[in-house]
Molecule: small-subunit ribosomal RNA
Organism: uncultured Microgenomates group bacterium
RNA sequence: UUGAUCCUGGCUCAGGAUGAAUGCUGGCGGCGUGCCUUAGGCAUGCAAGUCGAACGCCCCGCAAGGGGAGUGGCAGACGAGGUAGUAAUACACAGGUACGCACCGAAGAGUCCGGGAUAUUCUGUCGAAAGACAGCGCAAUACCGGAUGGCGUGGCGACACUAAAGGAGCAAUCCGCUCUUUGAGCGGCCUGUGCCGCAUCAGCUAGUUGGUAAGGUAACGGCUUACCAAGGCUACGACGCGUAGGGGAGCUGAGAGGCUGACCCCCACCGAUGGAACUGAGACACGGUCCCUACAUCUACGGAUGGCAGCAACCGGGAAUCUUGGACAAUGGGGGAAACCCUGAUCCAGCGACGCCGCGUGGGGGAAGAAGGCCUUCGGGUUGUAAACUCCUUUUGCCAGUUAUAAUGACUUGGCGAAUAAGCACCUGCCAACUACGUGCCAGCAGCCGCGGUGAAACGUAGGGUGCAAGCGUUAUCCGGAUUUACUGGGCGUAAAGGGUUGCGUAGGCGGUAACUUAAGUCAAAACUCAAAUCUUCCAGCUCAACUGGAAAUCGGGUUUUGAAACUAAGUUGCUUGAGUCUUGGAGAGGUAGCCGGAACUUGCAGUGGAGCGGUGAAAUGCGUUGAUAUUGCAAGGAACACCGAUGGCGUAGGCAGGCUACUGGUCAAGUACUGACGCUGAUGCACGAAAGCUAGGGGAGCGAAAGGGAUUAGAGACCCCUGUAGUCCUAGCCGUAAACGAUGGACACUAGCUGAUUGCUUUUUAAAGUGAUUGGCGCAAGCUAACGCGUUAAGUGUCCCGCCUGGGGAGUACGGCCGCAAGGCUAAAACUCAAAGGAAUUGACGGGGACCUGCACAAGCGGUGGAGCAUGUGGUUUAAUUCGAAACAAAGCGAAAAACCUUACCAGGGUUUGACAUCCUAACUGCACGCCGUUGGAAACAAUGGUUUCUUCGAGAGUGUUAGGACAGGUGCUGCAUGGCUGUCGUCAGCUUGUACCGUGAGGCGCACCCUUAAGUGGGUCAACAAGCGCAACCCCCAUCGUGUGUUAAAUGUUCACACGAAACCGCCCGCUAAAAGCGUGGAGGAAGGCGGGGAUGACGUCAAGUCAGCACGGCCCUUAUGCCCUGGGCUACACACAUCCUACAAUGGGUAUGAACAACGAGUUUGCAACGUCGCAAGGCGAAGCUAAUCUAUAAAAGUACCCUCAGUUCGGAUUGAGGGCUGCAAUUUGCCCUCAUGAAGCUGAAAUCGCUAGUAAUCGCGGAUCAGCAGGCCGCGGUGAAUACGUUCUCAGGUCUUGUACACACCGCCCGUCAAGCCAACAAAGUCGGGUGUGCCCGAAGUAUCCCUCUGGGGUCCUAAGGCAAAACCGGCGAUGGGGACUAAG
Repeated sequence: UUGAUCCUGGCUCAGGAUGAAUGCUGGCGGCGUGCCUUAGGCAUGCAAGUCGAACGCCCCGCAAGGGGAGUGGCAGACGAGGUAGUAAUACACAGGUACGCACCGAAGAGUCCGGGAUAUUCUGUCGAAAGACAGCGCAAUACCGGAUGGCGUGGCGACACUAAAGGAGCAAUCCGCUCUUUGAGCGGCCUGUGCCGCAUCAGCUAGUUGGUAAGGUAACGGCUUACCAAGGCUACGACGCGUAGGGGAGCUGAGAGGCUGACCCCCACCGAUGGAACUGAGACACGGUCCCUACAUCUACGGAUGGCAGCAACCGGGAAUCUUGGACAAUGGGGGAAACCCUGAUCCAGCGACGCCGCGUGGGGGAAGAAGGCCUUCGGGUUGUAAACUCCUUUUGCCAGUUAUAAUGACUUGGCGAAUAAGCACCUGCCAACUACGUGCCAGCAGCCGCGGUGAAACGUAGGGUGCAAGCGUUAUCCGGAUUUACUGGGCGUAAAGGGUUGCGUAGGCGGUAACUUAAGUCAAAACUCAAAUCUUCCAGCUCAACUGGAAAUCGGGUUUUGAAACUAAGUUGCUUGAGUCUUGGAGAGGUAGCCGGAACUUGCAGUGGAGCGGUGAAAUGCGUUGAUAUUGCAAGGAACACCGAUGGCGUAGGCAGGCUACUGGUCAAGUACUGACGCUGAUGCACGAAAGCUAGGGGAGCGAAAGGGAUUAGAGACCCCUGUAGUCCUAGCCGUAAACGAUGGACACUAGCUGAUUGCUUUUUAAAGUGAUUGGCGCAAGCUAACGCGUUAAGUGUCCCGCCUGGGGAGUACGGCCGCAAGGCUAAAACUCAAAGGAAUUGACGGGGACCUGCACAAGCGGUGGAGCAUGUGGUUUAAUUCGAAACAAAGCGAAAAACCUUACCAGGGUUUGACAUCCUAACUGCACGCCGUUGGAAACAAUGGUUUCUUCGAGAGUGUUAGGACAGGUGCUGCAUGGCUGUCGUCAGCUUGUACCGUGAGGCGCACCCUUAAGUGGGUCAACAAGCGCAACCCCCAUCGUGUGUUAAAUGUUCACACGAAACCGCCCGCUAAAAGCGUGGAGGAAGGCGGGGAUGACGUCAAGUCAGCACGGCCCUUAUGCCCUGGGCUACACACAUCCUACAAUGGGUAUGAACAACGAGUUUGCAACGUCGCAAGGCGAAGCUAAUCUAUAAAAGUACCCUCAGUUCGGAUUGAGGGCUGCAAUUUGCCCUCAUGAAGCUGAAAUCGCUAGUAAUCGCGGAUCAGCAGGCCGCGGUGAAUACGUUCUCAGGUCUUGUACACACCGCCCGUCAAGCCAACAAAGUCGGGUGUGCCCGAAGUAUCCCUCUGGGGUCCUAAGGCAAAACCGGCGAUGGGGACUAAG
C1' cells in the first nucleotide's frame, strides 16, 4: 500500500555534524580555521648558515679594530612541506637483541719526534657565458711517517696490531684533540597479534624452501655466490586485481556499532620521472653530486643552466579555499669561548560570518486603543503599547588623554549622543504558524503522500502569524531514527527465505556417565605498559563563555609472576542408559535378473451374412457390394496387468502392483549374551534422482506431440470428430531438472487427551487387558501464530549442526567460469525504473457458482404493438428563427389542464435608456391633478399637439407628473457538478439501524444466524444474547350488509336517496394436518362479507454528482444606450428520412338504413353560462325563447339491442387525399383553427425479426362527463354498461430478498487486466572492427655508478649487474562502434 483492518516490507521526514559550497542579508569583539580539485606548471623576493679563540693571504685604518675570497671545523640527515606510492620492507600494541652512535653527562690513560704537498693570491692561455687549464711561491686543529701503549682487538698461549692538534690568555686557567669503559637519548634488525573489497582472482613459487661453505654488513639472515636436497605457501583465503598512507583521535549512537583520518601530536614514505653512488656519526640526501628522460630558460649554435609537495605571489584546474605584511621582543634551532650572526621554524599583524563563543541594535511609562494597511457578518476585528509623546541609561560607536607593545592593539580615564546597527525561512499533513485577492491541470509548487480543471489555508502577491537570529535557508556528504544485516537484537507452512533426497561421508562444529592428574581456556591478586594532546570530573586564569592552565580518574587491551580447580579442554582408568553386534521370530507392490499366464485390443486367413458402419450437442471427413460393421474359428504381435485394492503396505527420496523362482537391501518385536561413547550434524565431494529430451541398436498392439482432413466459429493456428509420425516399450549411455510439496532440513529430550488402521510381543478367567513400532482423524488442555491455522507425526518448550532470506521490476537474465553431443543446467550481477509489490482476514459488489423464496417474471390464456393511412411527440435535416429543457428501464400524447395575436423565452425590422416594475436622494420646471375626450404622422410602439380637471387656513403643504443627475432596477443570461425545496427510480421490495452485554489484536461479528410459518425482520420455537427505533401491519378515506337519528328539490312509505353515529369478521366455533406453538386447508357450520373482504392515501436507511437555476427561492460569475424594456410581422406548425405513443381500419360476431321516449353513473353550468321548447336550413347552425346560481332546470340521445338490405369484392369494407360550397369563434382563421354538405375514394385483405398489457367485475368491448378553453382532443383525468378465458407448475428469461461459496473487483464486471504492433525517449548487453591503458614474460641494446677479475701500463679500456630505449608473441582492463535482440518508461493510437 486498503473501502476499512492486522501483519510483512521498502521509500520518506523530524536530530546531530562538516576544512564545505551557494541564495538573500549583514553591527562589534575574542578564540580557532582556510587548494578536499592538477604529486599541474611556476616570474620575483626571501626560507642555512656560522666560526679570525684552527690557517695563511688581500683591503681599510695611526692604532685598536673592521671587512673579503679561500683552506679548515661544525651544521646542512634537524626544522618546514606534501600524501604520490605502499595491503606490508608501513602502522598500532606487546616482546626480543646477532648491532651502531657526532654533539651531551661520568670515569680512566695520553697529547712525544718529524715530513711533503695544496686552495685563495699572482703571471699566462682558452671560452659569448658558465667556467676550465698551465706555471712560480706559501700555511694550518688539512694530509702523511716514526715512537709510546693504560684500555681495546685477534690468538689456548708466547705474542701481534692500533692514537693524537693545537688555540686563547700576563697568569691562574679555559677551550680543544687521541684511545678506552660507561650512562642518557636516538637509531638498525627480528618475533607475536591486529589491520579494506572482490572467489565471476583457486591454485602460487625457482633464490623459490632448507642445509653446507665462502663473501658481505655496524649487525642476524638466500642479504649474495657455489654445491646438495625438493622443498615452501594455500578455503583460518595463498596468488591475482581494485582501492588506500597508518595511529592517537574526530563525527554519530542509549550502547554495541557505523562512518571518517582536515587542523594538533607520533610514525612511515616522497621531493619534476626513473636509476646510482659519494661524503659523513648519521643520507643513497627537498633548497648536495653523477646519468637517462620529459619540460622550461640563456646562447655568439660551439655549449650552458633549472627544479616552490619551504613562506608569500602568479597562471591553470575547479562549486571552492587568504598577504609578493612585520619582528627575531618571546619560545626553540644552527654556529661561536663570548659578544653576536642566521632562522618565511616561530611569534604577531592582514583578508574571509568558514566555525565556535560572547555582546548589542535600547530601558521604564504611554489608549484618543491615532493615522495608514489588511479582513469584515459593516456591528466591528487585527496590526497594537506597537508608534507618536515623555523620563532614563550609554554596552557598541565616534573624539581626546595617560599607559602599554618590536609594532598595531587589549586595558584604563574623560567627553558626545538613542544616537551607528535586522534579517532569513516557513504557515495542507508529518510540523509550530490563516485569511483575502489574482490564476484556472495554465503559470507554477513538491522531502514523501500529493496540490492546481472558477470559491486553492499547498501556485503568485498582500496583511497577519510561527521559528531562528547576525544570521537564515538550500545543496552535498556521514551517523542516527533503521531491531531495515539483528553480537547486544530478526527471520524461513501461506508474506523474501528448507538445498530434489542429506543416501554415504571428508574437514569443521557439538557431544552420555564415575574418578584421578594437568592447568590450555576460565576465575582471582599483583607488577609493568598502552607518549602528550583529546574525552570525563574537580579546581583555577582571561569581566562571562568559547579558549587556556593544573590535578584526578574510569573502561578496555597486551605481557609477566603467583594462586584456585567447579565447568570446558588434554591425558589416564572405569561404567552402560546413547550407538552397534548376536540369537529367535514377524510383515511387506523394497531392489535386480530369469521363466510362465489369462482377459482385452489390433492385424492376417477362413466361414456365416448382406447395407450400412462409425462418430457427435448435431454433423461431416473416414470405412463399406473389390462384401465393411456384426458374428464364429485359427494364427501372429506388442504393451499393460481388471477383481483383491484400502486416508492399506514397502522404500532415504524419485518411486514400487499378474504369478513363480533365484540372488539381495532395509525394518520391527522379544531375549538381554557381547563391544564400551564407537555418537549427532555435515561446507567441498561421491552416489541416486519423475516426466520430457538426446545418442546407438532393437521393437512398435494400443495411445499419440507434429502434420493432414472434417466440424464449430466473426476467425479457430483450440476445445469435438476421422487419420497419424516422433515418442511411449527393451538394451547400453547421456541429461540432472519439476507445484522433486507436508510449499514445513536433520538429531535428541520434555509438555492434557479422545478415536481408528497396519504389524509384533506378553498375560489370560477367552470377556478382554497391557506393552512396542508405523500410519490416519479430532481437539478453544496448555502453548504458539499477523491471521489462517499448528497442536506428542508441533508451526509448543529447549539444545546441537547444516542450508537459505533482506522492497517490487530489470532477472534466475547479461558477462565470465564449470558441466553437457545438443537442448540446456549450475554459479550469478549491474545500469535503469517504481512507491509500492506482498500475506491473512473483514464488509460489500460481482459470478455464463450453489440452496431456498417472491413477482403477469416465465408458463397457460385473452387482446394488442411492429406492416397501412392519419394524429401527437422526438431525432435528424432545413431555416433569419424553426426558443429552451427532458435521453435505457426511470426522455419521446413528457414540462404544455389548449402556440392564429397574446402566451413567447426565438428571428427580422422599428423604438427606448433611472427604464414595463420597487425604494430613495438632489436640482429644476412648474404644471395641477391622475386621467379622460380629440386631431396629425406612423405597421404599431411612440412622437407632436388641442381641450377639460382637486382640497386648502391662499403662505404653502400633501399627492402626482415631466426633465436632468445619482443610488439602483431588470435579465427565461451561465453553473442542477456550489445549493434549498420538490420529484423520479430501485420499491409498498422487507428491509435499515441503535443501546447494553458477549466474541475478535483489529476492520468487524453477534443480535438479524438455524427450524416452522407469513403478503411481511408477520408470528412461534431455539440460541450469547436481551431490548429498542425507522419501516411492515393497524389507526385515515371510498365501496359491499344491517341498525338508529335527521332531512327535501321525492305525490307518498317500516322503501329508495343523502348526511351523521353505531353494529358486524376475530381462525372466534367444529374437523383434519403440524412439535404442543405460530399457522395451514379453493374443509364445515353460520354469515351481507372468511381467512390482510375489494380499492385508495401512506414510500424506511439509502442509491443513481438521476431531474429541475425555465415554477419558486438562492451562493458565485456575467450584461448595464443592453444579454434590460416596448411594438409590428414572422417562427415554435418547415420535411428526403428514422424512432416512440395513440386513433381508424382491413370487414359479415361486420357495414348501411329503419325502428322502440328500453336501461346508467361520475361530474358541469349566471358579469360572457347550460339552454328545453318553437321555427328556418339537407346539415353545421341561425332566429326567437321558458327554466335553472341547480337532488328542482338544462346538456340528456346513452351505446352495444331488434327488423330489413348488402354476400366475400379493394366491396354498400376502409376512409386518407383533393376540389367546390357553407357554418361558428374571434380585432384578425393566408402562413395556421374546428365543424357541415356535395363530389373525389389513396394505402390497407390481420402484419418479419422482435415486443407490450392483463388473474375478476379484471381483460376485451361500448358510450358518457370534466379540466384547460373566445375557438380548437384522436391526448389527459374520471364515470358507468355488457362482460370472458387461463394459471400444470417454477426447468428456463427478467427483476428482487435471505443464506452460502470464489475473487487479483472497491469508480465495485460498463470492474480489473495480458501480449504483439505503431510512435517517442533512456540505460545496459551482443557485434565486424577500432582506439587507449597498466603489468608481466623472452630477446636486443645499454648511460651513470660500484666490488672482484682481465687487458693495457698506469691515462684508461673491458667483463658482471642495471635505468631509459627497441623488437616479439600472448593475456588482462577500459572507451567508441553500423546493426541486432530483449528491458524500463511515456493521460486519451